Predicted 3D model of a 95-nucleotide RNA (Glycine riboswitch aptamer) from Thalassospira lohafexi. Its Rfam family is "Glycine riboswitch aptamer". Rfam links the family to the GO term glycine biosynthetic process. Rfam's curators write: This family represents the bacterial glycine riboswitch. Lineage of the source: Bacteria > Pseudomonadota > Rhodospirillales > Thalassospiraceae > Thalassospira.
RNA sequence: CGUACCGUGACGGGAGAGUUCGACCAUUGCCAUGGUCGGCGCCGAAGGAGCAAUUGCCCCAAAAAACUCUCAGGCAGAUGGACCGUCGCGGAUUG
Numbered sequence: 001c002g003u004a005c006c007g008u009g010a011c012g013g014g015a016g017a018g019u020u021c022g023a024c025c026a027u028u029g030c031c032a033u034g035g036u037c038g039g040c041g042c043c044g045a046a047g048g049a050g051c052a053a054u055u056g057c058c059c060c061a062a063a064a065a066a067c068u069c070u071c072a073g074g075c076a077g078a079u080g081g082a083c084c085g086u087c088g089c090g091g092a093u094u095g
Base pairs, nucleotide, nucleotide: 001095002094005091006090007089008088009087010086011085012084013083018040020039021038022037023036024035025034026033027032041075042074043073047071048069049068050067054062055061056060
C1' cells in the first nucleotide's frame, strides 16, 4: 500500500398479504375520514422457533438458509423492512 471476512455510520435500492367485518370514540347534519378494541381471512423479509447432510462422547447432543412454523410482526400510503450496492471508520486475515 492492497485485500477475503466481521462490526458500524451515511446515502441509494428493497417484496408479500384486507383500503375486510363488528362495536365504541373523535370530526361531522348525513355520507365519509381517522383512532381503539375484537372477529374472520391472509402474508414472510425485523426478531424468535424447527431440521438435512455431517460431526461428536451415537437410546443422546451439536448442526445453516431466502426452506418450514407464524409466537412476535405485518396486510392503502407513510414508517418499518431481511438483503444488496457505494463511500467512510474500526477490527481482523493475507500478500